Predicted 3D model of a 1513-nucleotide RNA (small-subunit ribosomal RNA) from proteobacterium BHI80-73. The sequence is in RNAcentral, with records from ENA. Its Rfam family is "Bacterial small subunit ribosomal RNA". The source organism's lineage runs through Bacteria, Pseudomonadati and Pseudomonadota.
């Protein structure tokens, strides 16, 4: 500081998710030690037990007991004294209002804060002054009695007091009154009279004074208490400005309410109460209500501003089982007080009665979760007390959780054969790794022994000095003094010693973000995931290992907060299209304002004060061995008051100004501004009439309909009703919605010229108010055309639709509703101010003036790289540019503009307007492509013109399907199907059955043995078993015995071999297609934020991105096209096996002499380049000509760009990975691959006379041939045999056939066809039963031009007609792949079909139209409105009852003192729980029911997206 993740890919919006700090934490694994911190966030839930508030005997009265000892004794026991004036209880003070607890309530003067009391109070404490007199009578306890289960009470007697009670004294105080000083007032000081109104001792010690007496007091002193005055300190009460939560789907609240007046009450003001008068008070700056919450110092987070929190610490409040109540008391409406009511536990003799842990432990119970029934007042502190002292679960320390933070250890250093051992592996190794192992060391923790602090200060006796006093007594203070005592922690920090690496590492992760890789294992399963997402057989992503990486006594995950998120925008966003300008105008409040002075000082700056509580951050310094913790000081606390100063600037008061804002006036124009009255023609339509006769109407094409009862069509009259052709224009008006014949009337607003007026009168505008298009809705009218909704006719799979005949509401008037729009310029409104050009309406100024340039004003438009803005697109003086003011609205897509309450409305609605739930995106502009039943050019046997076919039929071949045991595998739209197969009887062969074999058929290494081999028998289907004889080689060495070694062959061991097993979706190769289609790119430069453009568009031309022009291009590269092979013409070499013009020969055949001229061979070579010539054309190029064998690429092949189709192929081969090993390997015999109801494809044969048949007769190239082709002759009706000339070929070897010529068949299932079938053969071959081919006789099927639909081809092409040739023993070849023969026809054209190309367009597609997507059904699951209702809570208002208590009355009843007292029954007001009736709010549940929302593969349809097929909306 930022990254992920909408997309093909881009920007920009946008949400959503991640890295980070942080916790009172909680769960998961794991745990060695200390230090300092922390620890019920849930049930303000219910509580066993123990323990938290007591003390003082120096206020009082009264007063035990264990034990001890000491005396007596019947030995039972009794007396007495210490114990002790203790301990329990009473009176009486003082405390118990503190100190702990908890956050229920509380939106409030409750909390901060700053200020006010002149309207108040303060016990203990201090400081001053002053007194402290004199009497009284009760009362508890105690005794006796009684009553009760207790709890506890009652009668009766008796005492004390610092308890209670009455006099007496008391200037200042309180209350009244007058004067008086001060204050703006409430009211404060003085100073004068009048009334009222105090007290208590204890304790010590003394004899100075006084008494009585020698020692005591009523007397002095001292301490403590007491009283009353006046002040302080300290705590509080009380008003009071600001400050800080959420909701307007809460807008009116509200009767003590708002104010006065009297008077009550209070410490005090107050409607705080009460009486009585007025009718106020609050409120959009948010009253009332409702929701939720203790506030704050501070915490956490952020760079801040901000956000979030309020635990522990430390301040105020608030509460103490719920609710009311008072008492007492300086102080409480009182957590361990008190009283009623209620619940709810518990006791209980049933009559009563007890209780309140939100003190500390602790218990159950909730809950993910939060601890010991510890020890101790030694410390700090509190409370009494003169004090010792006593209490203290405040509090200091111990225990228990890794709960947090902080430190610290689990060892150091050396140590390579890189050990063993795991993983990986390309088998060579590589990692783990100096890690171990071993050697040298060290001793922190934690164990052992020993030593061992600080935390102590006070208190109490003494002694010194001082102080009080009369005093050397008591008291009291001070003390470098003296002794005495006092530690829970704890024998605890801490030091010292000993032993010995010895006791001490885990956790999360490793696909991107985000640091860190392999392997196996699993196979859309198991599972992961915080987003994007990973897993369907090669998973860095799930599970394990190994290895890494990060943290480390912790890691991780869950929850929470803030960051990041500029994702609510103060700092610091946006609104033309991404979410977002209200439909429009008028105006209220508000907010904002022109020029000049003057004054104020409210804002605003500036100084100074007070204040901002500590603690907490922060800064420096210090203390625990460092840190965490802790102390010390400073700084800060951004705030608020206050009291002085500046006056720019803003406010506020005041005055002035106008060639500035704004408005009035006057003056000619310009307009479909609005109203409201007439008037017009033009057409439709209806109706009457004439004419006239079949038909007309409507479509894509029809029908429905109308018409011979006279229609359409004309011609004339008439009625009615709406709308105004042309003009007519990105032309006018208007605020917008909107306005169009003329004419007239009222009416509104705007420009422009003139400068006479006002003199800031202005701008916006939350509610508010008003106008608003079509639809619709009321009444009442009117209806001609049109035209929902209906009807009928078509179109369709269907058509509740486009399309067509018809029709009603509507639509027109009038008057009232309604309130919406894509109400759009998607663009709020005012003002200022920044370059142009160029139309056009208005008005105006100048000129040479019926007309013309230039210019000013206002309006409307275009264009535009001025600049600037925009994410682009675009916007651009009419801003979406600079800038100021004002409102309006936005915050991720759906759910939803939907629910629900409210508000308007006849209704239909309309306006405000959520949530739960879901989802990782939705949605903008722009790019590249792909498509379009878009568009323009262009091309192709694409159509189209032609010609043969296929599609029927019979056979072949292939494929589906079926069938078997097996019918081997693959190929599958085009681009699979006479394809892999250019040769399946056996072999092949891969598949089935049976027989066999395991180091194997076949390869490398070792080890024994033998040379190799080669003949032959015997069993068996055969593999294969078993037997036999023949044979000794080669090369080195040599002791001539053998030895070793290559090959080879047998045995044997194992490593290995082998798989036509899977996956072409793990590959390499190699091919099909798109397509021989003219494209596809790149490098520099430029343009663009950027994808990316440009170059490759444009204009032409081409067969071609071929070429030429032009151009932010310039140039390259892979395609094109040449270049390369045939053919076509020729020259030049050359001349056998080819040829034959000449000569000769001949047995008449280039046969042979001879020859190389020709044809032919086959090698060089020339030949065509738009080169030339018209003509068009800037060129490129075109058209036409000429010469040429050949003319515009002459024909034809090879030649196949980047890519496409996860195309094809693991069964040519190669090859990862997985699987198979006496079997998925190998051998062999049989069968299969040829099966057959059917279905398809590609093919042959024919239906015949352009033919068949017989007969005669001619003309070819290609290629082939030694295990071969195989000639002449013979033989056989033939297939062929029989032989074997010739030929390793221009030399032998093959009848070409259609044609020709001649007869014959006469339209017929034939002399066409030629399947089947039946015999008899022939060849090959080990073998033709499955399952070869061919002959020959016989047999003669379907077929008489083929339905939809299809398929090929533009010239030597089709069509036809032979032949050769690969594979091959033979052949299912009619396949294929090559030769030549005879040889057409047509093309106007590009409108449509079909696949291409380049340009634009359009997109919501990018798996890219075989796309994307909608809605209803139907299934599951979820939230959720609505609902007859019913539970429950809250809250109000009426009314009834009405405890305790206060307050008011109050006895003839009580009362010892005080009697003018003081108390009670009792009435009264008010009031708490509670009943009863109704509002109102809010949750639950709740048959039904509405809709939404979510699900790989349900159903109907096609709405959108392209002109989406009827443009969308």
């Nucleotide at each position: 500081a930022g990254a992920g993740u909408u997309u093909g890919a881009u920007c920009a919006u946008g949400g959503c998710u991640c890295a980070g700090a942080a916790c009172g934490a909680a769960c998961g694994c794991u745990g060695g030690c200390g230090g300092c911190g922390u620890g019920c966030c849930u049930a303000a839930c219910a509580c066993a037990u123990g323990c938290a508030a007591g003390u003082c005997g120096u206020g009082g009265g009264a007063g035990a007991a264990a034990g001890u000892c000491u005396c007596c004794u019947u030995c039972g026991g009794g007396a007495g004294a210490c114990g002790a004036g203790u301990a329990a209880a009473c009176c009486g003070g003082c405390g118990c209002a503190c100190g702990g607890g908890u956050g229920a309530g509380u939106a409030a003067c409750a909390c901060g804060u700053g200020g006010g009391u002149a309207a108040c109070c303060u016990g203990c404490c201090c400081c001053a002054g002053a007194g402290c007199c004199u009497g009284g009578g009760a009362u508890a306890a105690c005794a006796c009695a009684c009553c009760g289960a207790a709890a506890g009470g009652u009668g009766u007697g008796c005492u004390a007091a610092u308890a209670c009670c009455a006099g007496a004294u008391a200037g200042u105080u309180c209350c009244c009154u007058g004067c008086u000083u001060c204050a703006c007032a409430a009211g404060a000081g003085g100073c004068a009279g009048g009334g009222g109104g105090a007290a208590a001792g204890a304790g010590g010690g003394c004899c100075u004074c006084u008494g009585c007496u020698u020692g005591c007091a009523a007397g002095c002193u001292c301490u403590c208490a007491c009283u009353c005055u006046g002040g302080g300190a300290u705590g509080g009460g009380c008003c009071u400005g600001c400050g800080g939560c959420c909701u307007a789907u809460c807008a009116g609240g509200u009767a003590g309410u708002u104010g006065g007046u009297a008077g009550g009450g209070u410490a005090a003001c107050g409607g705080c109460c009460u009486a009585c008068c007025a009718a106020g008070c609050c409120u959009a700056c948010g009253a009332c209500g409702g929701g939720u919450a203790g506030c704050u110092g501070g915490u956490c987070u952020g760079a801040g501003a901000g956000g979030a929190u309020g635990g522990u610490c430390a301040g105020c409040c608030a509460c103490a089982c719920u609710g009311g109540c008072a008492c007492u008391g300086a102080g409480a409406c009182a957590c361990g007080g008190g009283c009623c009511a209620g619940a709810c536990u518990c006791c209980u003799a049933c009559g009563g009665g007890a209780g309140g842990c939100a003190g500390c432990a602790g218990u159950g119970g909730g809950g993910a979760a939060u601890a010991u029934u510890g020890g101790g007042c030694a410390a700090u502190g509190g409370g009494c007390g003169a004090a010792a002292g006593c209490c203290u679960g405040a509090c200091c320390c111990a225990g228990c959780g890794a709960c947090g933070c902080c430190g610290c250890g689990u060892g150091g250093a050396g140590g390579a054969u890189g050990a063993a051992g795991g993983c990986c592996u390309u088998c060579g190794g590589g990692u783990c790794g100096u890690a171990a192992a071993c050697u040298c060391c060290u001793g922190u923790c934690a164990g052992a022994g020993g030593g061992g602090a600080a935390g102590a200060a006070a208190g109490c006796a003494g002694c010194a000095g001082g102080g009080u006093u009369a005093a050397u007594a008591c008291c009291c203070c001070u003390g470098u003094c003296u002794g005495c005592c006092u530690g829970a922690c704890g024998g605890u920090a801490c030091c010292c010693u000993c032993a010995g690496a010895g006791g001490a590492a885990g956790c999360a992760c490793c696909g991107g973000c985000u640091a860190a890789c392999u392997a196996c294992g699993u196979g859309c399963c198991a599972g992961c995931a915080g987003c994007c997402g990973c897993g369907g057989u090669a998973a860095u992503a799930c599970g394990u290992a190994g290895g890494g990486u990060g943290c480390g006594a912790g890691c991780g995950u869950u929850g929470u907060u803030c960051g990041g998120a500029a994702u609510c925008a103060c700092u610091g966003g946006g609104c033309g299209u991404a979410a977002a300008g209200c439909g429009u105008g008028c105006g209220u409040a508000g907010g904002c304002g022109g020029c000049c002075u003057c004054g104020u000082a409210a804002g605003u700056c500036c100084a100074a004060c007070g204040u901002g509580a500590a603690a907490g951050c922060c800064u420096u310094g210090a203390g625990c061995u460092c840190a965490a913790c802790u102390c010390a000081a400073g700084a800060a606390c951004u705030g608020c008051g206050u009291u002085g100063g500046a006056u720019a600037c803003u406010g506020c008061g005041a005055g002035g100004c106008u060639u500035a804002g704004a408005g009035u006036g006057c003056g000619g124009g310009a307009g479909a501004g609005g109203c409201a009255g007439g008037c017009g023609g033009a057409a439709u339509u209806c109706c009457c009439g004439g004419u006239g006769u079949a038909g007309g109407g409507g479509u894509g094409a029809a029908a429905u309909c109308c018409g011979u009862a006279g229609a359409u069509a004309u011609c004339g009259g008439g009625a009615a009703g709406a709308a105004c052709a042309c003009c007519g224009g990105u032309g006018g008006c208007g605020a917008a919605g909107g306005c169009g014949g003329c004419c007239u009337g009222c009416u509104g607003g705007a420009a422009c010229g003139c400068a006479a007026c006002u003199g800031a009168c202005g701008c916006u505008g939350a509610g508010g108010c008003a106008c608003g298009a079509a639809a619709g809705c009321g009444u009442g009218g009117g209806g001609a055309g049109c035209a929902a909704a209906c009807a009928g006719g078509a179109u369709u799979a269907g058509a509740u639709a486009c399309c067509c005949u018809g029709g009603u509401a509507g639509u027109c008037c009038a008057c009232g509703c309604c309130c919406u729009a894509a109400a759009c310029g998607a663009u709020g409104g005012a003002c200022g101010c920044u370059g142009g050009g160029u139309g056009u309406c208005g008005g105006g100024a100048g000129g040479u003036a019926u007309c013309c340039u230039u210019c000013c004003c206002g309006g409307u438009g275009c264009c535009g790289u001025a600049a600037g803005c925009u994410a682009a697109c675009g916007c651009g003086u009419u801003a979406a540019g600079c800038g100021u003011c004002c409102c309006g609205c936005c915050u991720g897509g759906g759910g939803a503009g939907u629910a629900c309450g409210g508000c308007c409305g006849c209704a239909a609605g309309g306006c405000u307007a959520a949530a739960a739930c879901u989802c990782a995106a939705a949605g903008g502009a722009a790019u590249a492509g792909a498509c379009g039943g878009g568009g323009a050019c262009c091309c192709g046997c694409a159509c189209a013109a032609g010609u043969g076919g296929u599609g029927g039929a019979g056979c072949a071949u292939g494929u589906g399907g079926u069938u078997u045991a097996a019918u081997u595998c693959g190929a599958a739209g085009a681009u699979a199907c006479g394809c892999g197969a250019a040769g399946a009887a056996c072999c092949u062969u891969a598949c089935c059955c049976g027989g066999c074999c395991u180091u194997g058929a076949c390869a490398u290494c070792c080890c024994g043995a033998g040379a190799a081999c080669c003949u032959c028998c015997c069993a068996g289907a055969g593999a294969u078993g078993g037997g036999a004889g023949g044979g000794u080689g080669c090369u080195a060495c040599u002791u001539c015995g053998g030895u070793a070694g290559a090959g080879c062959u047998c045995g044997g061991u194992g490593a290995c071999a082998g798989g036509u097993g899977c996956u072409g979706c793990a590959c390499g190769g190699c091919u099909g297609u798109c397509g021989u289609c003219a494209g596809c790119u790149c490098g520099u430069g430029u343009c663009g934020u950027g994808a990316g453009a440009u170059g490759u568009u444009g204009g032409g031309u081409u067969a071609a991105g071929u070429c030429c022009c032009g151009c932010a291009a310039c140039g390259a590269g892979c395609g094109c096209a040449g270049c390369c092979c045939u053919c076509g013409u020729g020259u030049c070499c050359a001349g056998u096996u080819g040829c034959u013009a000449a000569c000769g020969g001949u047995c008449c055949g280039g046969c042979c002499g001879a020859g190389c001229a020709c044809u032919c061979u086959g090698g060089a070579c020339a030949g065509a380049c738009u080169g030339c010539c018209u003509g068009g054309g800037c060129a490129a190029c075109c058209a036409g000509g000429a010469g040429g064998a050949a003319g515009g690429u002459g024909a034809g092949g090879a030649c196949g760009a980047c890519g496409u189709c996860a195309a094809g192929u693991c069964a040519u081969c190669a090859u990862g990975g997985c699987c198979c090993u006496u079997a998925c390997g190998g051998c062999c015999g049989g069968g299969g691959c040829g099966a057959c109801a059917c279905a398809c494809g590609u093919g042959c044969u024919a239906c015949a006379a352009u033919g068949g048949g017989c007969a005669g007769g001619a003309c070819a190239a290609u290629g082939a041939g030694a295990c071969g082709c195989g000639a002449u002759a013979c033989c056989g009706c033939g297939a062929g045999g029989u032989g074997g000339a010739g030929c390793a070929a221009a030399u032998c070897u093959a009848u070409a056939a259609a044609c020709c010529u001649g007869c014959u068949c006469u339209c017929a299932g034939u002399u066409c066809g030629g399947a089947u079938u039946g015999c008899a053969g022939u060849c090959u071959g080990c073998a033709a039963c499955u399952c070869g081919a061919c002959u020959g006789c016989a047999u003669g099927a379907a077929g008489c031009u083929g339905g939809a639909a299809u398929c090929a081809c533009u010239a030597g092409u089709a069509a036809u007609c032979g032949u050769a040739g690969a594979u091959c023993a033979g052949c299912c070849a009619u396949g294929c792949u090559a030769c030549g023969g005879u040889g057409a026809a047509u093309a106007c054209g590009u409108u449509c079909c079909c696949g291409g190309g380049u340009c634009u367009u359009g997109u919501a597609c990018u798996c890219a139209c075989c796309g994307c997507c909608c809605g209803u059904c139907a299934c599951a699951c979820c939230a959720u409105g609505g609902g007859a209702g019913u539970u429950g809570a809250g809250u109000u208002c009426a009314c009834c009852c009405g405890a305790a208590g206060c307050g008011g009355g109050g006895a003839a009843g009580c009362u010892a003192a005080a009697c003018c007292g003081g108390c009670u029954a009792c009435c009264c007001u008010c009031c708490a729980c509670g009943g009863u009736g109704g509002g109102c709010u809010c949750a639950g549940c709740g048959a039904c029911u509405g809709g939404g929302g979510u699900g790989a593969a349900g159903u109907c349809g096609u709405a959108a997206c392209a002109a989406g097929g009827u443009a969308a909306c």